This is a predicted structure of a 162-nucleotide RNA (c-di-AMP riboswitch aptamer (ydaO/yuaA leader)) from Streptomyces zagrosensis.
RNA sequence: GGGCAGCCAUCGCCGAGUCCCUCAUGGCGCGAGCCAGGGGAGCCGGGGACCCAAGUCCCUGGGGUGAAUCGGCCACCAUCCUCGUGAGAGGUGUGGUGACCGUAGGAGACCUUCCUGCUCCGAACCCGUCAGCUAACCCGGUAGGCGAGAAGGAAGGAAAGG
Numbered sequence: 001g002g003g004c005a006g007c008c009a010u011c012g013c014c015g016a017g018u019c020c021c022u023c024a025u026g027g028c029g030c031g032a033g034c035c036a037g038g039g040g041a042g043c044c045g046g047g048g049a050c051c052c053a054a055g056u057c058c059c060u061g062g063g064g065u066g067a068a069u070c071g072g073c074c075a076c077c078a079u080c081c082u083c084g085u086g087a088g089a090g091g092u093g094u095g096g097u098g099a100c101c102g103u104a105g106g107a108g109a110c111c112u113u114c115c116u117g118c119u120c121c122g123a124a125c126c127c128g129u130c131a132g133c134u135a136a137c138c139c140g141g142u143a144g145g146c147g148a149g150a151a152g153g154a155a156g157g158a159a160a161g162g
């Protein structure tokens, strides 16, 4: 000087997921206290009238949180169909899983809008045949992950300084 891993503190990023109070009970700690738990504020989401929207029949169930949808192609598995006496073969068939390539969309260090450009993400889960909007009202959530930096320009703010 560099690399890997862990802990503590601080700052920051994505996200609604922050802040304050409390300590009966449980856990940790010698203790102050911390975590779970309880209460409140803020924030986020869902359900839910009139009006409005929609409005027939058949097929297909449908809806929600979230940026996270929609395609293409390949492999495997299951199933279905066709052909064959049979071993088996075939398929613009259906579903699932796993890669890959795109993509609606989303994020990137004061804020908002626009233009150009680069990088990254493009998951997962829930309700259970039921939900358009929606005042009153009702219900739920307040987790988790991360330390990458790629910015330039235009306009308007905010803040700081003079």
Stems, first nucleotide, its partner, number of pairs: 011147004018041005025036004042142006052132001061130001062127004070102003074098006080091004105121004110157007